Model confidence (mean pLDDT): 88 of 100. The RNA shown here (c-di-GMP-I riboswitch aptamer) has 93 nucleotides and comes from Salisediminibacterium beveridgei. Rfam family: c-di-GMP-I riboswitch aptamer. From the family's description: GEMM was predicted in a large-scale screen for bacterial structured RNA regulatory elements. The RNAcentral record of the sequence draws on Ribocentre.

RNA sequence: UCUCGAUAAAGGCAAACCUGAUGAAAGUCAGGGACGCAAAGCUAGAGGGGCUUCCGGACAAGGGAAAUCGUCCGAUGCCAGCCAGUUACCGAA
Repeated sequence: UCUCGAUAAAGGCAAACCUGAUGAAAGUCAGGGACGCAAAGCUAGAGGGGCUUCCGGACAAGGGAAAUCGUCCGAUGCCAGCCAGUUACCGAA
């Protein structure tokens, strides 16, 4: 240095759920809380995958028309605790 990961040491993060805030939603933030995590640090301005649809489009319903309503499609909105990329603490075997 690369790989690897101890019932080691020092520390770290925090799922579900609850409360509050925010958002159309997905989600995010703060407090509580711990299922777990050796990168559960960072990157979603460009790899794959996933979630959502305010808005836009198509079709159907509706109706004089418009409103309204249903299904499907589309991120410009998100997810790094899905994979990936990248940086890093400790050192038994």